The part of an RNA shown here (large-subunit ribosomal RNA, domain I) has 588 nucleotides and comes from Candidatus Avelusimicrobium pullarium. Its Rfam family is "Bacterial large subunit ribosomal RNA". Its family is annotated with ribosome and structural constituent of ribosome in the Gene Ontology.
[in-house]
Context: one part of a larger RNA
RNA sequence: GGUGUAUGGUGGAUGCCUUGGUGCCAGAAGUCGAUGAAAGACGUGAUAAGCUGCGAUAAGCUGCGGGUAGGAGCAUAUAUCCUGUGAUCCGCAGAUCUCUGAAUGGGGAAACCCUUACAGGUGAGAGCCUGUAAAUCAUCACUUGAAGGCUAAGUCUUCGGACUUGGAGAUAGGGUGAUAGAAGACAACGUAGGGAAGUGAAACAUCUCAGUACCUACAGGAAAAGAAAUCAAAGAGAUUCCCUGAGUAGUGGCGAGCGAAACGGGAAUAGCCUAAACCAACUUCCGCAUUGCGUAGGUUGGGGUUGCAGGGCUUGCUCGUGUUAGACACAAAGAGUUACCAAGCAACAGGUUAGUUGAACGGUCUGGAAAGUCCGACCAUAGAGGGUGACAGUCCCUUAAACGAAAACCUAGUUGCCUCUUAGCAAGUACCUAAGUACCACUGGUCACGUGCAAUCCGGUGGGAAUCUGGGGAGACCACUCUCCAAGGCUAAAUACUCUCUGGCGACCGAUAGUGAACCAGUACCGCGAGGGAAAGGCGAAAAGAACCCCGAGAGGGGAGUGAAAUAGAACCUGAAACCGUACAUCU
Numbered sequence: 001g002g003u004g005u006a007u008g009g010u011g012g013a014u015g016c017c018u019u020g021g022u023g024c025c026a027g028a029a030g031u032c033g034a035u036g037a038a039a040g041a042c043g044u045g046a047u048a049a050g051c052u053g054c055g056a057u058a059a060g061c062u063g064c065g066g067g068u069a070g071g072a073g074c075a076u077a078u079a080u081c082c083u084g085u086g087a088u089c090c091g092c093a094g095a096u097c098u099c100u101g102a103a104u105g106g107g108g109a110a111a112c113c114c115u116u117a118c119a120g121g122u123g124a125g126a127g128c129c130u131g132u133a134a135a136u137c138a139u140c141a142c143u144u145g146a147a148g149g150c151u152a153a154g155u156c157u158u159c160g161g162a163c164u165u166g167g168a169g170a171u172a173g174g175g176u177g178a179u180a181g182a183a184g185a186c187a188a189c190g191u192a193g194g195g196a197a198g199u200g201a202a203a204c205a206u207c208u209c210a211g212u213a214c215c216u217a218c219a220g221g222a223a224a225a226g227a228a229a230u231c232a233a234a235g236a237g238a239u240u241c242c243c244u245g246a247g248u249a250g251u252g253g254c255g256a257g258c259g260a261a262a263c264g265g266g267a268a269u270a271g272c273c274u275a276a277a278c279c280a281a282c283u284u285c286c287g288c289a290u291u292g293c294g295u296a297g298g299u300u301g302g303g304g305u306u307g308c309a310g311g312g313c314u315u316g317c318u319c320g321u322g323u324u325a326g327a328c329a330c331a332a333a334g335a336g337u338u339a340c341c342a343a344g345c346a347a348c349a350g351g352u353u354a355g356u357u358g359a360a361c362g363g364u365c366u367g368g369a370a371a372g373u374c375c376g377a378c379c380a381u382a383g384a385g386g387g388u389g390a391c392a393g394u395c396c397c398u399u400a401a402a403c404g405a406a407a408a409c410c411u412a413g414u415u416g417c418c419u420c421u422u423a424g425c426a427a428g429u430a431c432c433u434a435a436g437u438a439c440c441a442c443u444g445g446u447c448a449c450g451u452g453c454a455a456u457c458c459g460g461u462g463g464g465a466a467u468c469u470g471g472g473g474a475g476a477c478c479a480c481u482c483u484c485c486a487a488g489g490c491u492a493a494a495u496a497c498u499c500u501c502u503g504g505c506g507a508c509c510g511a512u513a514g515u516g517a518a519c520c521a522g523u524a525c526c527g528c529g530a531g532g533g534a535a536a537g538g539c540g541a542a543a544a545g546a547a548c549c550c551c552g553a554g555a556g557g558g559g560a561g562u563g564a565a566a567u568a569g570a571a572c573c574u575g576a577a578a579c580c581g582u583a584c585a586u587c588u
Stems, first nucleotide, its partner, number of pairs: 001587009015573001016538002020509002022506007029498002031185002039100003042055003046078002050074002061094006070082003105114003115134008136182002138179007150167007189220001190218005200207001204253001230236002240267004250258002271490003274434001278302007286294003307468001309433003312429007319326001320330004332422005344417005349411005355403003361376003365372001377394002379383001385397003439463007449475001470485005525532002545572001548559004
């Protein structure tokens, strides 16, 4: 030095465990904020560094309700206190709530500095303290109010006009006041305005990725869309979503690729209001020349809303009741707070935010410990689950089932109050039915559709209609036929999502996994900064966490003691391998 056996150290794999994650399902909620949010700074405890809570009333104050014997958070300890006159704890409501922050009196290097007015306190005074107000924008009201333009007169004139003074009516702007108005935050989902590239095409330019990522604006609990100028060829009858149609028809350097629609089956269903014609009232300008009429407007109300065209106007007929007849009142019928007109209120019912009741077991053996074994019982609308010294229906918390609110909140529920609505037919007339619109040309975009024979839809530039004997569409265009009525607006549900709350589940993970984070983690640490970003779980049933003695400066160890176990001793469950020893055997 090798090998073997035994026994240790080191190390922290493996096994077992789970406080934490993760995905899905169902329900709730879908906002918070100038009554100062989200997020923070600094304080706050008897002792107090951190976390948590709270705010100078500071681990808390008040009321109401629940609940019951202990309590003063994590968190030991001592001290001092609270508590059956009901504490701690749980729920609802309220009070307080420093400073920063939209931050809003001014400033500012956030958590700091400074000011003015008024009121109060204190002080001899300077001053100090307390309270209130003081940003901007929007809307409305009141007030003030230019320049320019118009107009009158005067002066000058190169007859174009210029200058001076005055007048009426405006507008902009200023001031004051009112308004829970706005602002800022917020995970995803939404709409709109902008809008890539890596990539694919086995290169690359049209194309693709993709109207994706990303930026911006704004909104809601959903948003958007939506009651046909739609589809179709039988007719259907708003929108949205799912299945299907269908990887079809198409489109495409006809490459890579892209990729419908109708029908059909489901989910959910809901329809409406203006503009105009015409009428009435009020009102502005102008005209007439006369105290009213007319033209052109404006405001308010009635009227009216469609394609089998509809409406207005005129005439005629019919009409729930009453009155002066088309206006009002009543009756009847109907409807209603999510659109359709609009404020809602009350009661009841149901629910949410604390809780309450809740069945049934003993012995024996092993063991440190019984829930295990054996013996004999019981409950069950409860044998889901968790805990308890090993595996518990009957020990504990629960579970099935049943019950419960002083207060606050919610409800598309029911009822009532209340509120609102309500003629029809016929004939005639040709008054109305959304204009720089439709449409055309050029040029872009969008449509599954890359300019193509390219319709439809939306922009830019330039042209520019018709008015029902009208207009759009049916994929160039024309005819025929069919179908619909643009150029105004509103609209629940079915659909999307989950920062958040509650409950449940998993052939999801089990500490190099699962969130980056099971542990005081977006921490330590790195970076000027934007930003990047860890490691780190387990004694034991119970601390019973090793009194006392010995060696040692201590660390550490040896006894003693605890414990079932200490090779479970805090560097603590199990304790693999690499690596390092010790003893013995054997080989060289």